Predicted 3D model of a 74-nucleotide RNA (transfer RNA) from Dinophyceae sp. MGD. Its Rfam family is "tRNA". Rfam classes the family as a transfer RNA. The prediction has a mean pLDDT of 83.

[in-house]
RNA sequence: AGCAGGGUAAUUCAGUCUGGUAGAAGCCGGGUCUCAUAAGCCCGAAGUCGUUGGUUCGAAUCCAGCCCCUGCCU
Numbered sequence: 001a002g003c004a005g006g007g008u009a010a011u012u013c014a015g016u017c018u019g020g021u022a023g024a025a026g027c028c029g030g031g032u033c034u035c036a037u038a039a040g041c042c043c044g045a046a047g048u049c050g051u052u053g054g055u056u057c058g059a060a061u062c063c064a065g066c067c068c069c070u071g072c073c074u
Base pairs, nucleotide, nucleotide: 002072003071004070005069006068007067011025012024013023020057028044029043030042031041032040050066051065052064053063054062
């Protein structure tokens, strides 16, 4: 170089096939409960969806280039 999989919240991941408000868990903050703590329950914050371009009324999602990670092959 070639082939396959992956990159989304500080973390672990879903969502992509079939374009239409970006989500869950966990962490953190607040509340509730308790004599108190933990657990449980409720609320909140946290994202240029790897990057650059293209298609489209509209792109995490489709197309192309590039970067990074993992595996395979010579």

A source record names the gene trnM.